[in-house]
Source information:
RNAcentral holds the sequence, with entries from Rfam and Ribocentre. A computed fold for a 115-nucleotide RNA from Formosa sp. Hel3_A1_48, annotated as SAM riboswitch aptamer (S box leader). RNAcentral records the identical sequence in 2 taxa. Rfam family: SAM riboswitch aptamer (S box leader). Rfam describes the family as follows. The SAM riboswitch is found upstream of a number of genes which code for proteins involved in methionine or cysteine biosynthesis in Gram-positive bacteria.

RNA sequence: AUGUUAUCAAGAAAGGCUGAAGGAAUAGACCUGUUGACGCCUUAGCAACCCUGCAAACUAUUGGAGAAGGUGCUAAAUUCUACUUCUUAUAUUUUUAUAAUUAGAUAGAUAACAA
Repeated sequence: AUGUUAUCAAGAAAGGCUGAAGGAAUAGACCUGUUGACGCCUUAGCAACCCUGCAAACUAUUGGAGAAGGUGCUAAAUUCUACUUCUUAUAUUUUUAUAAUUAGAUAGAUAACAA
């Protein structure tokens, strides 16, 4: 790099350095940024995937607790939309169109495992 499974509408800051872009990709929007964003370093914090422990359960796991260690994260739902689709309303002779909205897929991020 690739694969499998699970989760992704919650939560969480300061200081120093740097100096112009950033919010994954493509497209369209929208937002953040010289009142210094993004990035790097230090400390802090949030979380509970691995982990520690208890109880139940019985080979498959579930629930409560903890936060030393491994990890991740600390603008906005994964910022929103795009592909398929249920439903509703309006317009329309039909076909359809617009708006809202449910479910799913693709892609992405994180963790654990496999390799």